[in-house]
C1' cells in the first nucleotide's frame, strides 16, 4: 500500500428508561448493550426523516454520519 481471520490494549455504543433542549426530525448527559475495525471527523453527491408556504413537484430551512459513496485522520495483525 491492499486485506479483515485470531488475539492484545483500548474505543465507540442500537432498542429502551430518566433529565433536559427543540413546533418537529432529533440533539445532549446519565443507565443500559444491539451491534461496529473507522459505529472517528465531515451533510460534498444520492437515499431517508421534520417543519414552512400552497396537496404533490420545486422551493426556503433544519435533521440524520449506526441507510449508500465521497474526502480526511488512525490503532491492532494473519493468510494471500
Nucleotide at each position: 500500500a491492499a486485506u479483515g481471520a485470531a488475539a492484545a490494549a483500548g474505543g465507540c455504543a442500537a432498542a429502551c428508561c430518566a433529565g433536559c433542549a427543540g413546533u418537529a426530525a432529533u440533539g445532549c448527559u446519565g443507565g443500559g448493550g444491539c451491534g461496529c475495525a473507522a459505529a472517528g471527523c465531515u451533510a460534498c453527491c444520492u437515499g431517508c426523516c421534520c417543519c414552512g408556504a400552497a396537496u404533490a413537484u420545486c422551493c426556503g430551512g433544519g435533521g440524520u454520519a449506526g441507510a449508500g459513496g465521497g474526502g480526511u485522520u488512525g490503532c491492532c495483525a494473519a493468510a494471500a
The RNA shown here (c-di-GMP-I-GGC riboswitch aptamer) has 80 nucleotides. It was read from a public genome assembly, where an Rfam model found it. The prediction has a mean pLDDT of 84.